[in-house]
Molecule: c-di-GMP-I-GGC riboswitch aptamer
Organism: Desulfobacter postgatei 2ac9
RNA sequence: ACAGUCAAAGCCAAACCUGACGAAAGUCAGGGACGGAAAGACACGGAUUCUAAUUAAAGGGGACAGCCGGGUUGCCUGAA
Numbered sequence: 001a002c003a004g005u006c007a008a009a010g011c012c013a014a015a016c017c018u019g020a021c022g023a024a025a026g027u028c029a030g031g032g033a034c035g036g037a038a039a040g041a042c043a044c045g046g047a048u049u050c051u052a053a054u055u056a057a058a059g060g061g062g063a064c065a066g067c068c069g070g071g072u073u074g075c076c077u078g079a080a
Stems, first nucleotide, its partner, number of pairs: 002078003011036002016031006034066001040072001042070001044069003048063004
């Protein structure tokens, strides 16, 4: 570099509940574990999603990294 566990030391934390923030999507904290070899961080490309003007749509502004891809950083091990 590449690969991924029968291991070892550990790590993260879905749904749901409580509180707070937000117009909303959703976010944060606590509890809680469905799962995860990057379920670390990044909004670059797509997907999905929120938003207001009568309504719809487009432009605009947002959300989402545990949807996919991408580049980037990192523990352990080396074909059992």